[in-house]
Context: one part of a larger RNA
RNA sequence: GGCCACCGCUAUAGGAAUUCGAUUAAGACAUGCGAGUCGAGAGUCGUAAUGGACUCGGCGGACUGCUCAGUAACACGUGGAUAACGUGCCCUUAAGAGGAGGAUAAUCUCGGGAAAUUGAGGAUAAUACUCCAUAGAUCAUGGGAUCUGGAAUGACCCAUGGUUCAAAGUUCCGGCGCUUAAGGAUCGGUCUGCGGCCUAUCAGGUAGUAGUAGGUGUAACGUACCUACUAGCCUACGACGGGUAUGGGCCUUGAGAGAGGGAGCCCAGAGUUGGAUUCUGAGACACGAAUCCAGGCCCUACGGGGCGCAGCAGUCGCGAAAACUUCACAAUGGGGGCAACCCCGAUGAGGGAAUUCCUAGUGCUAGCACAUUUGUGUUAGCUUUUCUUUAGCUUAGAAAACUAGAGGAAUAAGGGCUGGGUAAGACGGGUGCCAGCCGCCGCGGUAAUACCUGCAGCCCAAGUGGUGGUC
Numbered sequence: 001g002g003c004c005a006c007c008g009c010u011a012u013a014g015g016a017a018u019u020c021g022a023u024u025a026a027g028a029c030a031u032g033c034g035a036g037u038c039g040a041g042a043g044u045c046g047u048a049a050u051g052g053a054c055u056c057g058g059c060g061g062a063c064u065g066c067u068c069a070g071u072a073a074c075a076c077g078u079g080g081a082u083a084a085c086g087u088g089c090c091c092u093u094a095a096g097a098g099g100a101g102g103a104u105a106a107u108c109u110c111g112g113g114a115a116a117u118u119g120a121g122g123a124u125a126a127u128a129c130u131c132c133a134u135a136g137a138u139c140a141u142g143g144g145a146u147c148u149g150g151a152a153u154g155a156c157c158c159a160u161g162g163u164u165c166a167a168a169g170u171u172c173c174g175g176c177g178c179u180u181a182a183g184g185a186u187c188g189g190u191c192u193g194c195g196g197c198c199u200a201u202c203a204g205g206u207a208g209u210a211g212u213a214g215g216u217g218u219a220a221c222g223u224a225c226c227u228a229c230u231a232g233c234c235u236a237c238g239a240c241g242g243g244u245a246u247g248g249g250c251c252u253u254g255a256g257a258g259a260g261g262g263a264g265c266c267c268a269g270a271g272u273u274g275g276a277u278u279c280u281g282a283g284a285c286a287c288g289a290a291u292c293c294a295g296g297c298c299c300u301a302c303g304g305g306g307c308g309c310a311g312c313a314g315u316c317g318c319g320a321a322a323a324c325u326u327c328a329c330a331a332u333g334g335g336g337g338c339a340a341c342c343c344c345g346a347u348g349a350g351g352g353a354a355u356u357c358c359u360a361g362u363g364c365u366a367g368c369a370c371a372u373u374u375g376u377g378u379u380a381g382c383u384u385u386u387c388u389u390u391a392g393c394u395u396a397g398a399a400a401a402c403u404a405g406a407g408g409a410a411u412a413a414g415g416g417c418u419g420g421g422u423a424a425g426a427c428g429g430g431u432g433c434c435a436g437c438c439g440c441c442g443c444g445g446u447a448a449u450a451c452c453u454g455c456a457g458c459c460c461a462a463g464u465g466g467u468g469g470u471c
Stems, first nucleotide, its partner, number of pairs: 001471009012360006019353002021318001027316003031313003036059003041056005065272004076195007085188002090184007098132004108121005136164009146155002169176002197243003204234003209231008246268004250261004273294006296307004324350001326349003332346001333344004363382009387407006414460005419441002425455001427454004436443002
């Protein structure tokens, strides 16, 4: 000197941003909102009719949002492998959609319960569910002068046998869907080379440990799991242990080398009160799913129930430390829908904040008076960025900005310092080793340029000083 955070005094306006409960408590949370949609799948209720309501069904809810606790790890970065894998919606191509059946919800009837919610009976539909058929799939054996490839264990074709086994309609006639197979795209799963913290006042560690065979399981490989056998495997190029820590792009500083940081914006990971399990599904072991345990809170008619803001606002607490319980789906993007459209605290817009950066202003001219480097006051004149106000434009709607008009110098300066370093007082008053100042050196004990105060001056300026961190 720069950057980050907080603090003191002071403060006019506009614009911008990787700024604003990261640091401390991944502490606890009142209230509201944050994921719906589809009538061109179906049933019922309701209306004069339309709008509408409930339920089954489909898709979505695994995205988006927030946070950084854990994690020293294939978590991340970078480069490979998958001859060991999956992929809803989307795109391309080919083929197909035949037949039959039984339920169930809302609704209705009768109950239980304070509530949450729940029991029994009866009726009914579907693109819900089940069965049959065909195509298909898969396995085994045998065969093939075929294909890809570095390499067949892969793909393809044929025969025989076994196992299993697809479909759904609707319409406003424009269309939207359904099933199977092959390919693509996208998104993922798994494995792996290399890379980057501290510590030896941690030196030995390891029995599913290292490997082999067979099996189980998975979309898939694998000691992932099981059984048997062998005794290996890692380690001073630091194993094992301990500490700390999400990683990277990046950010700060520096001429660079480097050092420090990485909460914010983007990518990846992990978590969504602590822990475990599971279902559904193309995808989860699921922040606004379920079950159980723990801990905490709430309601209760004491029988029993309910909840988890590290979503957006907001509250308490903690602290030196951090904003509105705002508006809108107009834009972007996402979900549903043929569409119209609906929903979205994602997002956009506004409000607040001396967090930072950028820009502009707080007037200009002349005469006179006073002190006189120049300043103050007054008189006259000039200008109008900002200010006040009107209209337009803007906008989802406003506001701001912008454009045009009107008014009036009106509405706008402080902070620190003046012994040296270090720019600026050998001025007045007070104090008298006291009170106090001071990063450092050092001032103060009666003439203090160093304390307090007045005046004067100096440096920055909507800021200026202080404290802490860092280069």